[in-house]
RNA sequence: GGAGUCGGCCGGAUAGUCGCUGCCGUGUUGCCUUCUGGCAAUGGGGGGGAGGAAAGUCCGGGCUCUACAGGACAGGAUGCCAGGUAAUGCCUGGGAGGCGUGAGCCUACGGAAAGUGCCACAGAAAAUAUACCGCCCGAAACUUUUUCGGGUAAGGGUGAAAUGGUGCGGUAAGAGCGCACCGCAUCGCUGGCAACAGCGAUGGCAGGGUAAACCCCAUCCGGAGCAAGACCAAAUAGGGGGACAGCCGGUUUCGGCCGCGACGUGUGGUCCGCACGGUCCCCGGGUAGGUUGCUAGAGGUCUGCGGUGACGCAGAUCCCAGAUGAAUGACUAUUCAAGACAGAACCCGGCUUACAGGCCGGCUCCCGCA
RNA sequence: GCGCUUGUAGCUCAACCGGAUAGAGUACCGGCCUUCGAAGCCGGGUGUUGGGGGUUCGAGUCCCUCCAGGCGCG
Numbered sequence: 001g002g003a004g005u006c007g008g009c010c011g012g013a014u015a016g017u018c019g020c021u022g023c024c025g026u027g028u029u030g031c032c033u034u035c036u037g038g039c040a041a042u043g044g045g046g047g048g049g050a051g052g053a054a055a056g057u058c059c060g061g062g063c064u065c066u067a068c069a070g071g072a073c074a075g076g077a078u079g080c081c082a083g084g085u086a087a088u089g090c091c092u093g094g095g096a097g098g099c100g101u102g103a104g105c106c107u108a109c110g111g112a113a114a115g116u117g118c119c120a121c122a123g124a125a126a127a128u129a130u131a132c133c134g135c136c137c138g139a140a141a142c143u144u145u146u147u148c149g150g151g152u153a154a155g156g157g158u159g160a161a162a163u164g165g166u167g168c169g170g171u172a173a174g175a176g177c178g179c180a181c182c183g184c185a186u187c188g189c190u191g192g193c194a195a196c197a198g199c200g201a202u203g204g205c206a207g208g209g210u211a212a213a214c215c216c217c218a219u220c221c222g223g224a225g226c227a228a229g230a231c232c233a234a235a236u237a238g239g240g241g242g243a244c245a246g247c248c249g250g251u252u253u254c255g256g257c258c259g260c261g262a263c264g265u266g267u268g269g270u271c272c273g274c275a276c277g278g279u280c281c282c283c284g285g286g287u288a289g290g291u292u293g294c295u296a297g298a299g300g301u302c303u304g305c306g307g308u309g310a311c312g313c314a315g316a317u318c319c320c321a322g323a324u325g326a327a328u329g330a331c332u333a334u335u336c337a338a339g340a341c342a343g344a345a346c347c348c349g350g351c352u353u354a355c356a357g358g359c360c361g362g363c364u365c366c367c368g369c370a
Numbered sequence: 371g372c373g374c375u376u377g378u379a380g381c382u383c384a385a386c387c388g389g390a391u392a393g394a395g396u397a398c399c400g401g402c403c404u405u406c407g408a409a410g411c412c413g414g415g416u417g418u419u420g421g422g423g424g425u426u427c428g429a430g431u432c433c434c435u436c437c438a439g440g441c442g443c444g
Base pairs, nucleotide, nucleotide: 001366002365003364004363005362006361007360008359009358010357012335013334014333015332016331017330018329020049021048023046024045026043027042028041029040030039031038032037051341055352056351058350059349060348061347062346063225064224065223066222075221076220077219078218079217080094081093082092083091084090095109096107097106098105099104110216111215115214116213117210118209119208132156133155134152135151136150137149138148139147140146141145164182165181166180167179168178169177183205184203185202186201187200188199189198190197191196229292230291231290232289239283240282241281242280243279244278246260248259249258250257251256263277264276265275266274267273299318300317301316302315303314304313305312306311336339371443372442373441374440375439376438377437380396381395382394383393389427397416398414399413400412401411402410420436421435422434423433424432
């Protein structure tokens, strides 16, 4: 100098003017109230005002309701080991396998001798066992090839995948048939919390792949979601309960008492009864609407300590949006690298996706120079 | 905001428990017929199975992620 890899951070800045939206004081006016005070309108002041992803809603939790002795089935998720955490499918560290010269990166990484299913075409054969070509032995035909019987799984051929691999011996030809090494399985020892690794012994191989096919094993999960939920509460229409008009008559010791009658319509006459309805009052549920949930939190920053790390502990310090038709904007000036993706809606921890440009640090490889 | 669902020719739909070239009707294109057009006859598939990635020998189908559309809840 070039190429690369990993981690962290920023994501226009400053000033002025005019606006928007909550909060906290305060002045004036009006209303209510004995007062304190409360409500409404308006003026002025102070202070706050989107993100690293606010997004997708893919996971995990808080919170709320539901269910509430509890458990199981079904269903879903995860899947090497250990740890972190409120929890996780996230993160950290390690193991194994794969990729890369390397720094480093990737992995849905339990079980296929529990069972079931599937493996098209090709191929002899796709899991039960078998033989197309070839090789070898024997017999026959009969002559230089063919047929039959047997052996073989080395070689060819098919396929994505073919019954451990290489070499030597061995054999009629071959074959774990025997041996050496590698792989594999079982057992033991050592190291490690463990996954696992190393070493040794034994075994001739113990039987293809597929579980992002059903399934088995282990662990975890009850359901719904702030439009959850709680409170206040019109008009209209339902629900429940109650009361209905007396210039009526008699009597009286003038307080009352007795009798009659007692809202409308229908039940094609009348009465009782029944049904429907009218006026007023009370009660209760619920709607519109309003209030709350609502932001001080598994919170931020700094320092120290423990830990390889994720993270934890202690101390100090700070308050940092809370709207409900939904607020962050516009203009001007200066400056630079000329500003990308994009906007809260109960909250938090992750993951995924989008993103112009810039800054910082660790490490690796190549080339050159000293 | 929260929850759910769908995506295959231009349009409407098929495609079994993953098996090869994704198939029908209609539309479209070319030819025949006709003076010309329609109808009719013959021939033709025109498709990134919404995009990307993974599992598998093999994906429209299974898994993950993104995109687009639709529905419900006041």
Overview
This is a predicted complex of two RNAs, RNase P RNA and transfer RNA, with 444 nucleotides together. Rfam match: Bacterial RNase P class A. The family's RNA type in Rfam is ribozyme. Rfam's curators write: Ribonuclease P (RNase P) is a ubiquitous endoribonuclease, found in archaea, bacteria and eukarya as well as chloroplasts and mitochondria. Model confidence (mean pLDDT): 77 of 100.